A computed fold for a 360-nucleotide RNA from a Lysobacterales bacterium, annotated as Bacterial RNase P class A. It matches the Rfam family "Bacterial RNase P class A". Gene Ontology terms of the family: ribonuclease P activity, tRNA processing and dimeric ribonuclease P complex. It is annotated as a ribozyme. A source record names the gene rnpB. The sequence is in RNAcentral, with records from ENA. Its mean pLDDT, the model's own confidence on a scale to 100, is 78. Taxonomically the source falls in Lysobacterales (Bacteria, Pseudomonadati, Pseudomonadota, Gammaproteobacteria).
Order: sequence, then C1' cells, then structure tokens
RNA sequence: GGAGUCGGCCAGGCAGUCGCGUCAUCGCAUUCUUCGGAAUGUUGAUGCCGAGGAAAGUCCGGGCUCCACAGGGCACGGUGCCAGGUAACCCCUGGGCGGCGCGAGCCGACGGAAAGUGCAACAGAAAGAUACCGCCGAUGGCCCGGAAGGGAUCAGGCAAGGGUGAAAUGGUGCGGUAAGAGCGCACCGCGAGUCCGGCAACGGACCGGCACGGCAAACCCCACCGGGAGCAAGACCAAAUAGGGAGGCAAUGCCGCGGCCCGCGGUGUCUCCGGGUAGGUUGCUUGAGCGUAUCGGUGACGAUGCGCCUAGAGGAAUGACUGUCCACGACAAAACCCGGCUUAUCGGCCGGCUCCGUCA
Repeated sequence: GGAGUCGGCCAGGCAGUCGCGUCAUCGCAUUCUUCGGAAUGUUGAUGCCGAGGAAAGUCCGGGCUCCACAGGGCACGGUGCCAGGUAACCCCUGGGCGGCGCGAGCCGACGGAAAGUGCAACAGAAAGAUACCGCCGAUGGCCCGGAAGGGAUCAGGCAAGGGUGAAAUGGUGCGGUAAGAGCGCACCGCGAGUCCGGCAACGGACCGGCACGGCAAACCCCACCGGGAGCAAGACCAAAUAGGGAGGCAAUGCCGCGGCCCGCGGUGUCUCCGGGUAGGUUGCUUGAGCGUAUCGGUGACGAUGCGCCUAGAGGAAUGACUGUCCACGACAAAACCCGGCUUAUCGGCCGGCUCCGUCA
C1' cells in the first nucleotide's frame, strides 16, 4: 500500500423565522358556586421536554391484568451437543464435534438407529438377510487314461470382479487360498472394552478383527419446559331511556285463570336500592431504566458507589421555510412496558485481528 474479517458508534451539522403536542406557571372566556373557589377550552403568554436503531414483522421470552386451578398421571405442544448467563427464552457467552476458508473467521434442527414398529420410487438377484452374470470345484462322486495326470461341473464353496442403485454388508495394499474372505498383516475407519485428562460435551493412549448399513424435519424413546386470554387486559365514577328488586300510598277498584269463593299473576303513583349502556377518569410510563467509576468473571453477565429523568398522545404532536457548510443525507415513524430474533437501510467514524506485496 492492497485485500479481507470481527466488534462498537453516528444517522446531515449550525443559525434564524413561523408552527404543533403533553406538562407547569400566569392570564382570558364560559359555566357552576357554600363567594373561598372549582370545572371546561379550535383560548393567550412564558418555560421544560418532545421517536428509532430498527419505533417494523408480531416470530420467541417475560413483566403486568383478569379468568381458571388440591395433588399426581395421561394426552397434546415446544425445546434438544455440553457448561454457564438471565426475570425468561426458539436469546446470549464460553467450550466440544462436523463442514467451509491459506488465515482472521464463518456456518450447523448437532440427543438416541445395542427398545420396538415402519419406510426406501425406479432399477436390481437382493434395500435386511440375497446370489443374476461370474469365480472355484481343494474334498466326495462322474468321465478319459496303464499310470502320472487331465476334463466337465453333480454335490458343494465364494462374494473378489461385472451389472443395478442415492445407498449393496468397513476401505486401500500386501500376503494367503481351489476360489475367496479381517483368514493374517500395515495404514485408515469402527467399537458397547480398559486407563488417563476434562464438571461435561468430548479428547488421548492402549486394547479388540469388527459386533453388521441408511432414515427419528417417520412413528417412537429419553431429558427438560409449558393453564387460557390479552391494555379493545383490567379498575373506578356514572346519565337519558327501557327493564329488575324492596317498601309506602290509593279506588279494596279494573283485567286474566270458562260462572262463584279463596288464591295467584298483571295494571297506577311515590321513595329508595342494585346491575348495565353512552360518556368520563384511570391503567400510562421511575424502569429487569440510562450514564460513569471500581471490583469479580476468559466471556455473556453480576455486585457496589455516585450522578441523571429522557414522548405519553387519544383522530392521534415532533413539521415548514430561509441562509450557510459538507461527504448532499438511506430505511423508516411511538400507542401498556421490557429482553431478544428476523427483515429494511445513503453513507461515515473508531478499534481488534488476518492474508498478500514492497521498503528498511
């Protein structure tokens, strides 16, 4: 100097003018008033503050709220290498294993196939216990031969080679054999064995000729976790109208139960009570909060001290214009609140590390 990788931060700056929202203070207007004041507002002034790293998708986890709930089991769903962090997690950190990369580093539905059941299209003899082509035929039998020996392959042996397939019963090589074969050996692989290291996942050494393949995003087994609904949750205040309950009063009336008596129900008016609707208030932002320092930890994170207050609306505010500078400004905007993940994003800054080239 170039190429790359990981982490963190910023999200046009400054000045001016006008405007918008909550809140506070002081006015103004209207209404009510026990005359002290109170309530309300397309109302005025001043002051403070006023979106994001993703506010997004609503995909996980929790707080909060209401409903349900003895305890245990089954079912169903989720998670799934190990250890740790956390309020919790399908998150994060560290480690292991596998894959990719020269490397920094990145990616991983990564428990169990010695429980059982099942699946594997087509092809192929056979997809779990098989032999189509093929090889052999040492041994026993057969044929030829006087014999030595030779021949075919009936019994039988083999799975090396061919062929099929995504996959064919450890691989390569040497030895061995009738032909073969972990039958023997070397290396690689494998293992449910032993020892050592590690909390563990796992690793290393030795040992064992090898137990017999794949699929669990097939059922299943194992371990752990899981009640439901959501701020339109929920709580409080509470009209008008209709209806409900209790009591009083009244003609002891009227209507219905086929005529009569009793009884029951209905019908008027007044007072009180309770539920609920409209509407209003609340829940609402001080919180697993932010910053900083020290300490503990490899780290995620935790502990302690000090400091800070940073939207809270309810048809929904955060904008417009001007000047100026530059690198010319992306994706996008709260609606109960947090922790994550994922997706979108003009560009810029800082730091760690890796590889290549050059110079000293």